[in-house]
Molecule: transfer RNA
Organism: Microbacterium sp.
RNA sequence: GCCCCGAUAGCUCAGUGGUAGAGCAUCUCACUCGUAAUGAGAAGGCCGUCAGUUCGAUCCUGACUCGGGGCU
Repeated sequence: GCCCCGAUAGCUCAGUGGUAGAGCAUCUCACUCGUAAUGAGAAGGCCGUCAGUUCGAUCCUGACUCGGGGCU
C1' cells in the first nucleotide's frame, strides 16, 4: 500500500428498509428470622462519525476513524 471482517445498553451479543431486543449486571418490590436463590417490575440506546439513495436507514452506497485478520 491492497483485500476481508467488526463497531448496537455498563459487559457479551441478536436484529436483511417502517420509531431496537435478549442474557448477565444495576435499582425497586414480593418471598425469607436474615442473606443467597427464585418471582414480578423499572431504569439504561437517538445503533462509531460525516455525506448519499429512499416517503422512510441500525439495515443499502461512499468517505473517514478505531479494532481484528490476511497478502505483498